[in-house]
RNA sequence: AGGCGCGUAGCUCAGUGGUAGAGCACUACCUUGACACGGUAGGGGUCUGGGGUUCAAAUCCCCACGCGCCUACCA
Numbered sequence: 001a002g003g004c005g006c007g008u009a010g011c012u013c014a015g016u017g018g019u020a021g022a023g024c025a026c027u028a029c030c031u032u033g034a035c036a037c038g039g040u041a042g043g044g045g046u047c048u049g050g051g052g053u054u055c056a057a058a059u060c061c062c063c064a065c066g067c068g069c070c071u072a073c074c075a
Stems, first nucleotide, its partner, number of pairs: 001071007010024004018055001026042005048064005
């Protein structure tokens, strides 16, 4: 330098046009002598940024940024 993939809750991820979700974690309560496990309820999101298409975009298109892998170049 080129190609491919990825970016969604604190973490790991699902959702691929039509209400943003799960598990774990966190908080409160129940349970216990206490802890762990378990149960119930709850809080937490500019969906990386900008623009475009559309009645409607996390989802499609373009640009940028970041991360990973591969190839090439240099050494």